[in-house]
């Protein structure tokens, strides 16, 4: 310097035909316990990396830019 993959919730990660932002964990409340784990019920918690375009409508599609992974050159 080229080219491939990845960025969604505190973490791991799903959304595979453009229309509802979601699961497990974890975190709050109660409930049950003498009191704690378990367990049930409820709930909060997102700039879908940035920014632009297309569309009636974009996490999704193009551009461009950052981060991280990973091949290849190339220089010593």
């Nucleotide at each position: 310097g080229g080219g491939g993959c990845u960025g969604u919730a505190g973490c791991u990660c799903a959304g595979u035909u453009g229309g509802g932002a979601g699961a497990g964990c974890g975190c709050u409340g109660c409930c049950c316990u003498u009191g704690c784990a378990a367990g049930g019920c409820a709930g909060a918690g997102g700039u879908c990396a940035a920014g632009a375009g297309u569309u009636c409508g974009a996490a999704c599609c193009u551009c461009u830019u950052c981060a991280g992974c990973u091949c290849c050159a190339c220089c010593a």